[in-house]
RNA sequence: AUAGAGGCGCAGUUGUCAGGAGUAGCACCGGUGUCAAAGGCAUGCAAAGCCGUUGCCGGGGUGAAAGGGGCCGCUGCCGAAGGUGAGGAAGCUGCGAUCCUCGCCUGGUCGCUCGGAUAAGAUCCGUUUGACUGUCGCAUUUGCGGAGAGCUAU
Repeated sequence: AUAGAGGCGCAGUUGUCAGGAGUAGCACCGGUGUCAAAGGCAUGCAAAGCCGUUGCCGGGGUGAAAGGGGCCGCUGCCGAAGGUGAGGAAGCUGCGAUCCUCGCCUGGUCGCUCGGAUAAGAUCCGUUUGACUGUCGCAUUUGCGGAGAGCUAU
């Protein structure tokens, strides 16, 4: 340098399904209250800015969507990927999300504890701890230890 391996392997994505939710919104009826404050407007948050006159409560009528998720298939792959810190690019009223570079942590999967995100006992992220598993090293009964910048083959 090339080619490979770990398995409920990783990430992305069309479709479909559940859920979001009988929720938000809309219109009607009733009550209350009223020009200062409240409400509404984004790709996710905040209202600098803009719009309207409201707003709040109850009743029944109608009634969504997005992010996230499960499954089949497809695509790219095995630091796959994820997290964190710094810098930069674009964009913005500001922040987040997005992209690039560098540093650090994590071999992989699953369960439990705790915390965060979320509508959520789903799922994701981090953390404690345990089991299983792959790889190499040391021992040879069984075990102990390391990390992917690793391991195997040429």

A computed fold for a 154-nucleotide RNA from a sheep gut metagenome, annotated as Lysine riboswitch aptamer. The sequence is in RNAcentral, with records from MGnify.